[in-house]
RNA sequence: AGAGUUUGAUCCUGGCUCAGAACGAACGUUGGCGGCAUGGAUUAGGCAUGCAAGUCGAACGAAUGCCCGGGUAGCAAUACCUUGGCGGAAGUGGCGAAAGGGGCAGUAAUGUAUGGGUACCUACCCCGGGGUUGAGUAUAGCCGUUCUAACGGACGGGUAAUCCUCAGCGAUGUCGCAAGACCAAAGCUCCGGCGCCCUGGGAGGGGCCCAUAUCAGAUUAGCUAGUUGGCGGGGUAACGGCCCACCAAGGCGAAGAUCUGUAGCGGGUGUGAGAGCACGACCCGCGCCACUGGCACUGAGACACUGGCCAGACACCUACGGGUGGCUGCAGUCGAGGAUCUUCGUCAAUGGGCGAAAGCCUGAACGAGCGAUGCCGCGUGUGCGAUGAAGGCCUUCGGGUUGUAAAGCACGAAAGAGAUGAGAAAGGGCAACUUGAUCGAAUCUCAGUAAGCUCGGGCUAAGUUCGUGCCAGCAGCCGCAGUAAGACGAACCGAGCGAACGUUGUUCGGAAUCACUGGGCUUAAAGGGCGCGUAGGCGGGCGGUUAAGUCUGCGGUGAAAUCCUCCAGCUCAACUGGAGAACUGCCGUGGAUACUGGCUGUCUCGAGGAAGGUAGGGGCGUGUGGAACUAUCGGUGGAGCGGUGAAAUGCGUUGAUAUCGAUAGGAACUCCGGUGGCGAAGGCGACACGCUGGACCUUUUCUGACGCUGAGGCGCGAAAGCCAGGGGAGCAAACGGGAUUAGAUACCCCGGUAGUCCUGGCCCUAAACGAUGGGUACUAGCUAGUAGAGUUCACAUGGCUUUACUGGCGAAGCAAAAGUGCUAAGUACCCCGCCUGGGGAGUAUGGUCGCAAGGCUGAAACUCAAAGGAAUUGACGGGGGCUCACACAAGCGGUGGAGCAUGUGGCUUAAUUCGAGGCUACGCGAAGAACCUUAUCCUGGACUUGACAUGUGCGAUAGCGUUGAGCGGUAGGCCGGCGAAAGCAUGGCCGAUUCCCAGCAAUGGGAGGACUCAAUACAGGUGCUGCAUGGCUGUCGUCAGCUCGUGUCGUGAGAUGUCGGGUUAAGUCCCAUAACGAGCGAAACCCUUACCUUCAGUUACUACGGGUCAUGCCGAGGACUCUGAAGGGACUGCCGGUGUCAAACCGGAGGAAGGCGGGGAUGACGUCAAGUCCUCAUGGCCUUUACGUCCAGGGCUGCACACGUGCUACAAUGGCGUGAACAAAGGGAAGCCAAGGCGCGAGCCGGAGCAAAUCCCAAAAAACACGCCCCAGUUCAGAUCGAAGGCUGCAACUCGCCUUCGUGAAGUUGGAAUCGCUAGUAAUCGCGGGUCAGCAACACCGCGGUGAAUGUGUUCCUGAGCCUUGUACACACCGCCCGUCAAGCCACGAAAGAGAGGAGUGCCCGAAGUCGCUUUAGCGCCGAAGGCAAAACUCUUGAUUGGGACUAAGUCGUAACAAGGUA
Repeated sequence: AGAGUUUGAUCCUGGCUCAGAACGAACGUUGGCGGCAUGGAUUAGGCAUGCAAGUCGAACGAAUGCCCGGGUAGCAAUACCUUGGCGGAAGUGGCGAAAGGGGCAGUAAUGUAUGGGUACCUACCCCGGGGUUGAGUAUAGCCGUUCUAACGGACGGGUAAUCCUCAGCGAUGUCGCAAGACCAAAGCUCCGGCGCCCUGGGAGGGGCCCAUAUCAGAUUAGCUAGUUGGCGGGGUAACGGCCCACCAAGGCGAAGAUCUGUAGCGGGUGUGAGAGCACGACCCGCGCCACUGGCACUGAGACACUGGCCAGACACCUACGGGUGGCUGCAGUCGAGGAUCUUCGUCAAUGGGCGAAAGCCUGAACGAGCGAUGCCGCGUGUGCGAUGAAGGCCUUCGGGUUGUAAAGCACGAAAGAGAUGAGAAAGGGCAACUUGAUCGAAUCUCAGUAAGCUCGGGCUAAGUUCGUGCCAGCAGCCGCAGUAAGACGAACCGAGCGAACGUUGUUCGGAAUCACUGGGCUUAAAGGGCGCGUAGGCGGGCGGUUAAGUCUGCGGUGAAAUCCUCCAGCUCAACUGGAGAACUGCCGUGGAUACUGGCUGUCUCGAGGAAGGUAGGGGCGUGUGGAACUAUCGGUGGAGCGGUGAAAUGCGUUGAUAUCGAUAGGAACUCCGGUGGCGAAGGCGACACGCUGGACCUUUUCUGACGCUGAGGCGCGAAAGCCAGGGGAGCAAACGGGAUUAGAUACCCCGGUAGUCCUGGCCCUAAACGAUGGGUACUAGCUAGUAGAGUUCACAUGGCUUUACUGGCGAAGCAAAAGUGCUAAGUACCCCGCCUGGGGAGUAUGGUCGCAAGGCUGAAACUCAAAGGAAUUGACGGGGGCUCACACAAGCGGUGGAGCAUGUGGCUUAAUUCGAGGCUACGCGAAGAACCUUAUCCUGGACUUGACAUGUGCGAUAGCGUUGAGCGGUAGGCCGGCGAAAGCAUGGCCGAUUCCCAGCAAUGGGAGGACUCAAUACAGGUGCUGCAUGGCUGUCGUCAGCUCGUGUCGUGAGAUGUCGGGUUAAGUCCCAUAACGAGCGAAACCCUUACCUUCAGUUACUACGGGUCAUGCCGAGGACUCUGAAGGGACUGCCGGUGUCAAACCGGAGGAAGGCGGGGAUGACGUCAAGUCCUCAUGGCCUUUACGUCCAGGGCUGCACACGUGCUACAAUGGCGUGAACAAAGGGAAGCCAAGGCGCGAGCCGGAGCAAAUCCCAAAAAACACGCCCCAGUUCAGAUCGAAGGCUGCAACUCGCCUUCGUGAAGUUGGAAUCGCUAGUAAUCGCGGGUCAGCAACACCGCGGUGAAUGUGUUCCUGAGCCUUGUACACACCGCCCGUCAAGCCACGAAAGAGAGGAGUGCCCGAAGUCGCUUUAGCGCCGAAGGCAAAACUCUUGAUUGGGACUAAGUCGUAACAAGGUA
């Protein structure tokens, strides 16, 4: 010191949230020790029990006890009496009990704090002066009698005092001007003294008064009868309406009275940089309270915490008559609560009461106990220790990490237990001597004993794996979780703090987010609609005076503690002590006088007045005018008018509309007219007159600060609306009708009433806007207008200067930006109003105004993490501009209708495998499904290390070790069995290979490569996820775009460049230009085609020669065609025009080709989570005698239907027959297949040639020529079906193709709609190829032949590009979003009422008690509680009701955002 969070991104505004510190805390997990603190915050709720205030015998009388002595009785113990001594219950008396201790209910001032004052008092204490004489009778205790359950009394007798009474003396006292009057006492003694009385003073304590300060609410605005004052009394220690009588009518209040709510106040505490804000535990000061309310007594002091009386509630006792009690003292208990301790020890210390003292009392105090409640300190070990052990976790399987951590070795603090024990001790006592509840330094001995909590997505230090799968859960905010979660749960690892750590609550901080320090108000929340003006605030120049503010010196005070600094004491620290500083304040006093204020004098520039002029829709009233409109009357006229997108309703032959004339009526004032004028605003527009307000200019004549603002208040205040009375032409809510529409309570049309107009009275609102309060001063300019004035001159229609007003552009500045900018939103001052997140809500409630409608004032609960401003980039618009494209238009031919083919959907099925789904799926993957192909497709049958691949153990290393069996009649082959096959079993026959050892050999033994069987690790998967991916592909789109570097502009996102003017197919090029360059695209480079040249010349070619029935057949050639290699050629190069001297365009020449010559390949940044895990690759998941593998059969071909793409047709530009031409590009060895022969034909036989410019496929077809057909379901069309054949293949049943014969369906040009194509194109005609055994190919990919029409445009549809504009969109219009209704839930308002509470008022009653009067019996004033009454206020509740908030996928519409489709 900041950070997170609104957006695609940005800046700002603004709220929410976090990090810090703190606490008398509580809760969760955990818990070793000590020191010092601290601990009932809630029910001022109720309390059992014990203790918390007594003491004095040196004030008094005495019961009783003890001791010594004596006496009586008794043997004695012992009992009784008694001198003396000690002690002393209960009582009298004195002092204390008013302190100490507790609590914070009440109290907003009777309090507190600070500073003053005095009409006052003061026991005990200190100092001074004086006095202490005499006399007396009562009473408790006690004794006797007696009442009562008890508590408590009653009567009689009698007793003492430092109890009480009387008398005397009596001043330095009191009263009084004085004279004078009046007033006291107590004794005790240990003989030292201690007391007592009066009086003066002091100290300390208190009473009372004053000033200032001291919470919130105005949705509390008026309050007050002892009230305010006076006079006279009473009362008090004392002033005083404190109380009383009388008189007066005052007093308080917007600087907030009264009322309501809340609250003890201060020193201080927490926080904060401070100012502040919040708080008032512990400690200290003050106040108040003591079960609740009232009252007095005693006393120095009380209206008295553990005194009294009365009333009340509660509790207890009771013999029912009546009594007793008060923990907010210390412990403790119950209750309520999230929550707060021991019924402890001691008077040792400190302090208090009494006492002469010893001493007694002391839950004050000192200590201990309990609680991690807080602060502080210490410890839980230290050193060495790598084979980096085991285990855990992760892993790319190599390893990494936990981690020197552990183990192990060495050492030994703190704590604990026991013993000893300085000190805390001062004091007391003649002395000897004696006093520690509790704590405890130090010394010695012994033993191995203590770590957790939270967190790890960002903020915020610290991450991996697994599990889970919008579930479970997390979350302070943002937000995580829907199968790869660093955010949930667990583990490991890590981070932070540590005897604690987290959570919750609260306060301050951050928050400049109430802004005094230190904010704002054009658009973010916020300027009052406007003026006049009261209080208030602020106020011109020059003097004088004062000294209130202000400044300064000094003095007093600001308690201590706390905080701060320094020093010191506990081993340190916390803690404690000492000193200083500080306490920012208040008061007094001396001084200063610049500024502000007061008083006073003067001035003129502020303000106002006067004179002279000027402009004006300023206001009010009266009158006048024309045009238009409508109505009425009359004339002309004769069928429509009117209205709309189109219509209809409506009007019209009873004569409309149109037109002419006349009359009437009401309203509004065209042109002028203008970012022109006037007004404070609302607002004001024909003309004239009258009345009237303001402004401006000039003169500088007068007054002399008279000013500015303005809470309340008063007035004005558009439209609509209301009341009463008029008026009513046009227009026109409501309403009626006609349209539109899915609907249309709207938009459009025809009508039409309030209203609009006038007079009078209300209402009082507005996007009442410049969304900008008023005033004053200052701060660059340029330009236009309105109203004036001055000046100059050549006398003008000009120029210059200046004032006021109205506009535009702009410097600086300001601003988040947009913008503003002498008319400030700049720089300053003064005054007023207003704002403090969004919603709820300008709502509810209360008050007030209003006839009403409604206005003004104006919340809360609850809810959200935003709501918002400006600007940016996109996207979008039923916004605009420019431009392009077979996009439309103009054409040609199709599809959609028919039959068939093919794909898809659907249906069906045991299965009809899967994928593709608008364009961009659907003759697509599939360039060939009968088996195979072929898939988790189905049915059935089989196999399990497998159809296919690789390997092998243990161990950290060294090292150990090399899976087991077979391995010769073995592997393998042949024949055979079961079976549909796969496979299973295994009979017979045949029968291989390496090395070592032994052996002559046969042979035997062993090992091992290959092989077999078994085991293991694994293989396998067209299983899932294309939303985990790579790669590839489609589409926008061959559209012209997409970017970068540097620079510049902007706070920034970004912009500029890439915009603009031209031009182009093109971001193509040119010009211009804060841009200059560059890259990916476009173009070019590449292929092909069109022309030419050169080279080359076989298998191609043939001008020359030869030859043949015929043929480049032969010789020969390199001319031609052609082939295939290299070049040339085209570049706006040339000419003319247009154009900016440009780029370029238009026309022309030449040329095979002309402005990109035609075609192809080539596809920028990116978009669609587009497609594909079934081409391939691949993460994760799943599966493993199966989702793998193999086999047989079936299916993928299934058919009521629907769609896409095609083929063939419907015919005469045709069909059929005959004849006879002309291609290109391809393919060919498990192949193409010639000639020849057979067959009507498919085809067969046959076999030449050809790995191919040589041979073959191979016939090109349309065209052309001739002939027939004659418009018909036909000599069109060919589906379907029957029969007979051919071919391929292991096999054509499901399910192939072809041929021949027969059959001969629908169909006569196709609805809405829709597709392709701009030239060698469309259309039409055939040919070839791939796949392939064959083929469902009419498909696909190519090739050539014949060969058009139309357009030269951009209004519209679709798509696209650029610029611009609006936006509330940004998963971006398939967007966003509003309201009713329906459902759930939450809080609130209203409501017949109901309940509760506190305070006040009036009346009744009236305890105790003071006072008074009477007198002993009472009465009176006041007076608590209680009762009655009426109204108000607050809180709770209430059937029902109202709106509001919230809630993934409900209903109806489409209101708003784009011109949002009616701005």
Predicted 3D model of a 1463-nucleotide RNA (small-subunit ribosomal RNA) from a metagenome. It matches the Rfam family "Bacterial small subunit ribosomal RNA". Its family is annotated with structural constituent of ribosome and ribosome in the Gene Ontology.